Glycine riboswitch aptamer from uncultured Sphingosinicella sp., 107 nucleotides, folded computationally. The organism belongs to Sphingosinicella, within Bacteria. It was read from a public genome assembly, where an Rfam model found it.
[in-house]
RNA sequence: GGUUCACGCGCGGGAGAGCGUGGCGGUCCGCUGCUGGUCAGCGGGACGCUGCCGCCGAAGGAGCAACCGCCCCGGAAUCUCUCAGGCCACGGGACCGCGCGGGAACU
Numbered sequence: 001g002g003u004u005c006a007c008g009c010g011c012g013g014g015a016g017a018g019c020g021u022g023g024c025g026g027u028c029c030g031c032u033g034c035u036g037g038u039c040a041g042c043g044g045g046a047c048g049c050u051g052c053c054g055c056c057g058a059a060g061g062a063g064c065a066a067c068c069g070c071c072c073c074g075g076a077a078u079c080u081c082u083c084a085g086g087c088c089a090c091g092g093g094a095c096c097g098c099g100c101g102g103g104a105a106c107u
Stems, first nucleotide, its partner, number of pairs: 001107005007101007018053001020052006027045007054087003060083001061081003067075003
């Protein structure tokens, strides 16, 4: 100098599944009332929390296993389960690609 491997950082790509239904809360808008107020009632919208039902699977987690190992035992998935998470968008996102950084092995 070159090749490969894992790690860290940056950039890019990145799927799936109800804008379901009810309750509570504050907020905005409209209407009405009236004693005209920082008021009351009704209706609607989005938001937050929460219950129920349905669903997804690619943060994490768990289980089995082909296979692997130092073979007592252990490691092990994109499979399986959905505890967690998620089901407009945003965000997250296994994994993939490129770049940079130092490290390990080989040459």